[in-house]
Molecule: transfer RNA
Organism: Flavobacteriaceae bacterium
RNA sequence: AAGCUUAUGGUGUAACGGAUAGCACACAAGGCUACGAACCUUGGAGUAUGAGUUCGAAUCUUUUUAGGCUUA
Numbered sequence: 001a002a003g004c005u006u007a008u009g010g011u012g013u014a015a016c017g018g019a020u021a022g023c024a025c026a027c028a029a030g031g032c033u034a035c036g037a038a039c040c041u042u043g044g045a046g047u048a049u050g051a052g053u054u055c056g057a058a059u060c061u062u063u064u065u066a067g068g069c070u071u072a
Stems, first nucleotide, its partner, number of pairs: 001071007010025004018055001027043005048064001050062003
């Protein structure tokens, strides 16, 4: 330099172009308990950035950024 690939709450991981973006762990509050653990209930928190296509985009196209792989 060229090509390929990945990016979703704090962490991990789902989601045929059509959901209020799901689940688990973690965190917070409450319940339970003599106190904890466990358990139960509730809550906060997410689609890397910009643009485009579409009635509708996490998903398709593209720019940038970051990581990984391959080639030279």